[in-house]
Context: one part of a larger RNA
RNA sequence: UCCAGCGAGUUAUUUGCUGCUGCAAGCUUAAGGUUUAAUGCCGGAGGCGUAGUGAGAGCGAGCCUGAAUAGGGCGACAUAAGUAGUAGUGAAUAGACCCGAAACCGGGUGACCUAACCAUGGGCAGGCUGAAGCGUGGGUAAAACCACGUGGAGGGCCGAACCGUAGCGAAUUGCAAAACGCCCGGAUGACCUGUGGUUAGCGGUGAAAUGCCAAUCGAACUCGGAGAUAGCUGGUUCUCCUCGAAAUAGCUUUAGGGCUAGCGUUGUACGGUAGCUGGUAGGGGUAGAGCUCUGUUUCGGAAUGGGGCCCUUACGGGUACUCACCCUUGACAAACUACGAAUACUACCAGUGGAACUACAGCAGUUAGAACGGCGGGGCUAAGCUCGUCGCUCAAAAGGGAAACAGCCCAGACCAUCAUCUAAGGUCCCUAAAUUUAUGCUAAGUGGGAAACGAGGUGAGAUUUCUUAAACAACGAGGAUGUUGGCUUAGAAGCAGCCAUUCAUUUAAAGAGUGCGUAACAGCUCACUCGUCAAGAGAUCUUGCGCGGAAAAUGUAACGGGGCUAAGCAUAAUACCGAAGAUAUGGAUGCGUAUAGCAAUAUACGUGUGGUAGAGGAGCGUUCCUAUUGCGUCGAAGUUAGAUUGUGAGAUCUAAUGGAGCGUUAGGAAGUGAGAAUGCUGGA
Numbered sequence: 001u002c003c004a005g006c007g008a009g010u011u012a013u014u015u016g017c018u019g020c021u022g023c024a025a026g027c028u029u030a031a032g033g034u035u036u037a038a039u040g041c042c043g044g045a046g047g048c049g050u051a052g053u054g055a056g057a058g059c060g061a062g063c064c065u066g067a068a069u070a071g072g073g074c075g076a077c078a079u080a081a082g083u084a085g086u087a088g089u090g091a092a093u094a095g096a097c098c099c100g101a102a103a104c105c106g107g108g109u110g111a112c113c114u115a116a117c118c119a120u121g122g123g124c125a126g127g128c129u130g131a132a133g134c135g136u137g138g139g140u141a142a143a144a145c146c147a148c149g150u151g152g153a154g155g156g157c158c159g160a161a162c163c164g165u166a167g168c169g170a171a172u173u174g175c176a177a178a179a180c181g182c183c184c185g186g187a188u189g190a191c192c193u194g195u196g197g198u199u200a201g202c203g204g205u206g207a208a209a210u211g212c213c214a215a216u217c218g219a220a221c222u223c224g225g226a227g228a229u230a231g232c233u234g235g236u237u238c239u240c241c242u243c244g245a246a247a248u249a250g251c252u253u254u255a256g257g258g259c260u261a262g263c264g265u266u267g268u269a270c271g272g273u274a275g276c277u278g279g280u281a282g283g284g285g286u287a288g289a290g291c292u293c294u295g296u297u298u299c300g301g302a303a304u305g306g307g308g309c310c311c312u313u314a315c316g317g318g319u320a321c322u323c324a325c326c327c328u329u330g331a332c333a334a335a336c337u338a339c340g341a342a343u344a345c346u347a348c349c350a351g352u353g354g355a356a357c358u359a360c361a362g363c364a365g366u367u368a369g370a371a372c373g374g375c376g377g378g379g380c381u382a383a384g385c386u387c388g389u390c391g392c393u394c395a396a397a398a399g400g401g402a403a404a405c406a407g408c409c410c411a412g413a414c415c416a417u418c419a420u421c422u423a424a425g426g427u428c429c430c431u432a433a434a435u436u437u438a439u440g441c442u443a444a445g446u447g448g449g450a451a452a453c454g455a456g457g458u459g460a461g462a463u464u465u466c467u468u469a470a471a472c473a474a475c476g477a478g479g480a481u482g483u484u485g486g487c488u489u490a491g492a493a494g495c496a497g498c499c500a501u502u503c504a505u506u507u508a509a510a511g512a513g514u515g516c517g518u519a520a521c522a523g524c525u526c527a528c529u530c531g532u533c534a535a536g537a538g539a540u541c542u543u544g545c546g547c548g549g550a551a552a553a554u555g556u557a558a559c560g561g562g563g564c565u566a567a568g569c570a571u572a573a574u575a576c577c578g579a580a581g582a583u584a585u586g587g588a589u590g591c592g593u594a595u596a597g598c599a600a601u602a603u604a605c606g607u608g609u610g611g612u613a614g615a616g617g618a619g620c621g622u623u624c625c626u627a628u629u630g631c632g633u634c635g636a637a638g639u640u641a642g643a644u645u646g647u648g649a650g651a652u653c654u655a656a657u658g659g660a661g662c663g664u665u666a667g668g669a670a671g672u673g674a675g676a677a678u679g680c681u682g683g684a
């Protein structure tokens, strides 16, 4: 990993509701007894109902409160049904659908491992060092002291046994649930060790690491309480049909759990109910707008008042300072409003509508939501961000489109069909359908990623200036004089800088000079003018499509690819393709209506049939029991294969195998359906 088997809403009691059955103003027995043992008979204690109300005494179609005959509360009447059993479905109490803790408590078992201690034994090759003391000699007044010898101390030195394990290697489904190799520490000591003994879990022991106490230690193991508890995770087994959510609010030692409401379902009741459309009547203070108010703010003005500054001895005066006020121009606001929509909301009327409404009763699930679009708050007008609200899809929705792609666009799958028409989106090839039509644009592969900004790209529109009295460009020529203007300066001559009544003259025209240049001049050039030429030339604004701006990590890689100059973009038109949409034909089924029928049911018409949690309905199959009726050695069950049949769970038949039991029908009862639980057991 696979296969087979086992494996999870049960049972008891009480109780709500629903269906069915019996009896009914009544219904029913319990314990127990009895017998022919039938689920018989007896047994009325008790229970529920038939009347309520009050705390109660009590009273009673009324009662209570109250001083009350008031008012109010609960009843009666109108409109009387219960009770017992049974089945289903909920609830409560029990282990209560199943498996799963870490833990807690009680009684015991452990010191053959290991920690410490007690008693009694054992062990430590060999070598080295050479303490005290003592002796002899020297030495001293005597000592001290010195030398030599002797001696044999030490948690002394080196190093086997023994004990240990710091480092490295290797091992790490190992030789081994701690071993092996090399190397290393201690090795007469706080040494090592045999045997026997002592200390026990709310405890012991500990040269202390929360270490060790039998491969177990922040509290051993074992059995029991015990099926501890688990708001947590996982799992929970056959089929078809009808409907079909929620991820919100309030409260919560509450936030991944609950309770109530909301939203689902089933039943009953009710009925021009809900919804929608139109009209009428409402209130509002949002969007917008506005600046009266509250605040912010701009231009100009007049001059009124206050403050500052200046002059003045004072009176007073001045003010290119400032604040407030006034007139005027232009603005801003969620917490501004003299204004003010669209929508939305409420009520009434009319139409439409066909149960989608409402009430009550049973049963739920949900209370982690997500993207997208609109309007807003937070954030950076960041986020696949976060919060609110309105809508939509997903969740719980398949199909077509977007290359691929829960939440985007189109569209809601009952089943069948080698039929038709369309939606979004498409029609050169991959790839179904136009190499379609018309008019333009684009040259960038723009299309097929991106901004500020930049640019004689190119199309369209508009305004304006010059122009056959010759414009624009080009070419030929001139571009002068007072004068080197004045000042400044070393110099300043058109051209460092400053000043200006930047003036005047000659002119076709020529600046007290546009730029280059010189130390300063010189020189080149421009404005301006004439000629040649000959018809348009210049400036500005708006706009369409393009260009640059444009650098990334495995590989083209920013059209899905090929490829495209349209097969790109814009406008208009026609045709076609394109989905589980619509239509056509056949079939199944829910609901409603009508007809027939006692009913079951049948037919017709209409309208439905995506679906998670979940509610409701109808069935299939397994084992056993009761009754019934059958099959079987002329071959039962089981197994294998095939065929037929049913919407499905399934059923039937045939053949083979097998070798002794098994079914139908009508009921009943459950140890009643497996693919998942790191499920359990066995096997491969």
Base pairs, nucleotide, nucleotide: 001684002683003682004681005680006679011094012093013092014091015090016089017088018087019086020085021084022083023082026048027047028046032042033041034040035038052059053058062074063073064072065071097235098234100232104225105224106223107222108221109220115199116198117197118196119195120194121193122192123191124189126158127157128156129154133150134149135148136147137146138145162186163185164184167182168181169180201217203213204212205211210219238619239618240617241616242615243614248261249260250259251258252257262366263365264363265362266361267360268359269358273356275352276351277350278349279348280347281346282345288339289337290336294333295332296331300327301326304324305323306322307321308319309318310317311316369394370393372391373390374389375388376387377386378385399410400409401408414587415586416585417584419583420582421581425577426576427575428562429561430560434574436573437572438571439570440569441568447564453548454547457545458544459543460542461541462540463539464538465537466536474532475531476530477529478528480505481504482503485499486498487497511526515524516523588609589608590607591606592605593604594603595602596601620673622670623669624668625667626666627665629663630662631661638657639656640655641654642653643652644651645650

Large-subunit ribosomal RNA, domain II from Saccharimonadales bacterium (SeqCode), 684 nucleotides, folded computationally.
Taxonomically the source falls in Saccharimonadales (SeqCode) (Bacteria, Bacteria candidate phyla, Candidatus Saccharimonadota, Candidatus Saccharimonadia).
It matches the Rfam family "Bacterial large subunit ribosomal RNA". Its family is annotated with ribosome and structural constituent of ribosome in the Gene Ontology.
The RNAcentral record of the full RNA draws on ENA.